[in-house]
Context: one part of a larger RNA
């Protein structure tokens, strides 16, 4: 000295880009955050139009809300670091141990029947959540027959160091869905890709020995199970192994990394925001669906907790984005918009999107800019003073000019993609007009260390980073003049190098 997700004092004019609960993985009122397809399917409210009408209304046509069936997407985006010293993370490889929806390529198929369940009717239960029984009813829901390069079991061959690969034969075994605005969307099998995920290993990875010893699924085999997929991963037998002063085991802190900071580097401390990985969703355990999950806004179960209840029983989980209470030294608005940019549905048109663009608070940081410019010879007031004067001071005032910046009044984008379509926003910007006008403090002046003096106090009061200073002349306490330094900010704490 530089650094900061600061804070705290005084003090504050303006712009630009960032940043903002580091504590309590505390509890959370209340709105939003993950929906969407009528080009899959049946049923069809209001509304219009038209018939009819016993004026109640009924028919049909249109029309499509709401709800259900079904298909995709709720595994992405988004939040948090409790957990975890390694099933994590970096980086380097591996497979003869592996899956991949949507998407690309390729070749091949799409033939024939069947019964349901919801919506809906009807008839209960419940104070609700919500259920139950009959009854019709559609598909791209289900289910079943036929076919198929497909899969599997035995046996043969090839390639190799090994066969579980890959060819061949017997025999078992397995697909499918329509729709249509006639352009196409779609659906099923095969191969191969792209992309995403899982395995396994090598190395890197903090303290402590006032933790020496640790381990029975423990270590290694054989049959098995399971699993997309190896493997003590599980399970049965059999053997006794394995790890360790190159630190096991055990305690204790911790998410890792790219970066960040500091430093000339070596080297150090960190790991906010952006970026990748990983874990976690009130705690604790679980499997369901599915291409992907042991699923933040899914489900079961156990616990604490909070809320309705007609006591019989229910509902809940903001570590999504705002906001609330608590805790702190301390961290925003219960805004606006899908106009871009991206993501889910959809053939589209569009729906949804609190991601995300944006705007609001807040010197919190950086970075810009201003707070006037030129001349004016000693004005007053205030300090000092040897009372001659000397400072403060060319500084005021005076004169002469400028207009950044804010003010006000007019024009007025870019982003927007060939037409539509901009929250920001009348916003950035220009041009006009009047005005020096509305805009400076905060530390510090004993030495380190740049900056003196008076006056008050009287080892008091009080000051202090270290040395120290103050007991009657204090450049060190207090205040004034007057000066140094930084400046929309100074200073202090804190904590890193």
């Nucleotide at each position: 000295g530089g650094a900061c997700g600061a804070a705290c004092g005084c003090u504050g004019g303006c712009g630009g880009u960032g940043u903002g609960c580091c504590u309590c993985a505390u509890a959370c009122a209340u709105g939003c955050a993950a929906g969407u397809c009528g080009a899959a399917c049946g049923a069809g409210a209001a509304g219009c139009u038209g018939a009819c009408u016993u004026c109640g209304g009924u028919c049909a046509g249109u029309g499509g809300a709401a709800a259900g069936u079904g298909g995709c997407g709720g595994a992405c985006g988004g939040g948090u670091g409790a957990g975890u010293a390694c099933u994590a993370u970096g980086u380097a490889g591996g497979a003869a141990a592996u899956c991949u929806g949507c998407c690309u390529u390729a070749g091949g198929g799409u033939g024939g029947g069947g019964g349901a369940c919801a919506a809906c009717a009807g008839a209960g239960g419940g104070a609700a959540a919500c259920u139950u029984c009959u009854g019709c009813u559609a598909a791209u829901a289900c289910c079943c027959c036929a076919u198929a390069u497909g899969a599997g079991c035995u046996u043969g061959g090839u390639u190799g160091a090994a066969a579980u690969a890959c060819c061949a034969a017997u025999c078992u075994u397995g697909a499918a869905a329509g729709u249509u605005c006639c352009g196409g969307c779609g659906c099923c099998c095969u191969a191969a890709g792209a992309u995403g995920a899982g395995c396994c290993u090598g190395c890197a990875c903090c303290u402590g020995a006032u933790u020496a010893g640790c381990u029975a699924g423990u270590u290694g085999g054989u049959g098995g199970u399971g699993u997309a997929a190896u493997g003590g991963a599980c399970u049965a037998c059999c053997a006794a192994g394995g790890c360790g002063a190159u630190g096991a085991u055990c305690a204790g802190u911790a998410g890792c990394u790219g970066g960040u900071u500091u430093g000339a580097g070596a080297g150090g401390a960190u790991g906010a925001u952006c970026a990748g990985c990983c874990a976690c969703a009130a705690u604790g355990g679980g499997a369901c669906u599915g291409a992907g999950a042991c699923a933040c806004g899914g489900c079961c179960c156990a616990u604490a907790c909070u809320c309705c209840u007609a006591c019989g029983g229910g509902a809940g989980g903001c570590a999504g984005c705002a906001g609330u209470a608590g805790g702190g030294a301390a961290u925003u608005u219960u805004g606006c918009g899908c106009a871009a940019u991206g993501g889910g549905c959809g053939a589209a048109a569009g729906c949804c999107u609190g991601a995300c663009g944006c705007a609001g608070c807040a010197a919190c940081a950086c970075c810009g800019c201003g707070u006037g410019a030129a001349u004016g010879u000693u004005a007053a007031g205030c300090c000092c003073u040897u009372c001659g004067g000397g400072g403060u001071g060319u500084a005021a005032a005076g004169u002469u000019c400028u207009g950044u910046c804010a003010a006000u009044u007019g024009g007025g984008a870019c982003g927007a993609a060939u037409u539509u379509u901009g929250a920001c926003u009348g916003u950035a910007c220009c041009a006009a007009u009047a005005a020096a006008g509305g805009a400076a403090g905060c530390a510090c002046c004993g030495g380190c260390u740049a900056a003196c003096u008076c006056c008050g106090u009287g080892c008091c009061a009080g000051c202090a980073g270290c040395c120290g200073c103050g007991g009657u002349a204090a450049u060190a306490c207090g205040g004034g003049g007057g000066g140094u330094g930084c400046a929309a900010g100074c200073g202090u704490u804190g904590u890193c190098c």
Molecule: small-subunit ribosomal RNA, 5' domain
Organism: Candidatus Gastranaerophilales bacterium